[in-house]
RNA sequence: ACAGAUCCCAUAGCGCCAGCACCUGCCGCAGCGCAGGUUGACGAGGAGAAGGGUGAUCGAAAAUUCGGCGGAUGCCCUUCCGCACCAUUCCGAUGCGAGACACACCGGCAAAUAUGUGGGUAACCGCAAAACAAAUACGGUGUGACGGAAAUCC
Numbered sequence: 001a002c003a004g005a006u007c008c009c010a011u012a013g014c015g016c017c018a019g020c021a022c023c024u025g026c027c028g029c030a031g032c033g034c035a036g037g038u039u040g041a042c043g044a045g046g047a048g049a050a051g052g053g054u055g056a057u058c059g060a061a062a063a064u065u066c067g068g069c070g071g072a073u074g075c076c077c078u079u080c081c082g083c084a085c086c087a088u089u090c091c092g093a094u095g096c097g098a099g100a101c102a103c104a105c106c107g108g109c110a111a112a113u114a115u116g117u118g119g120g121u122a123a124c125c126g127c128a129a130a131a132c133a134a135a136u137a138c139g140g141u142g143u144g145a146c147g148g149a150a151a152u153c154c
Stems, first nucleotide, its partner, number of pairs: 014070004019066001021038006027031001042059003048080007081097004088150005101144007115128005
């Protein structure tokens, strides 16, 4: 330095499974039976602090991704802190959240499936390399974006 194992921590579109569905076995082939198992959201994106409310953005060649439980960085409201904007400072307004304005246009960004391969009787699971989104954020361009007071400078 590389590889592996174990432990700890972290990883929240995250975890879980009493229903449904599916697989295997069993039986005076019969019951929505018994036993064991499988699946149960594919990635992208997302946190100033506290409290309250709601119960969460985006798209996908997936479509039980049904149904349910728990959680949650979303959204709304209040307070505080901070940033930006009016030349400066302070106060206020407004918009935002340490990548700290709005709008428009342009740019660039995935995984599953399928394929290959390994495991499993099977349902199905692991791994590999390739393709293809949208929104936010980001980069670029353009347009637009404050009042009051005080001192300073001209």
The RNA shown here (glmS glucosamine-6-phosphate activated ribozyme aptamer) has 154 nucleotides.
It matches the Rfam family "glmS glucosamine-6-phosphate activated ribozyme aptamer". About the family: This entry contains a glucosamine-6-phosphate activated ribozyme that is found in the mRNA for GlmS. GlmS is an enzyme that uses fructose-6-phosphate and glutamine to generate glucosamine-6-phosphate. Rfam classes the family as a riboswitch.
It was read from a public genome assembly, where an Rfam model found it.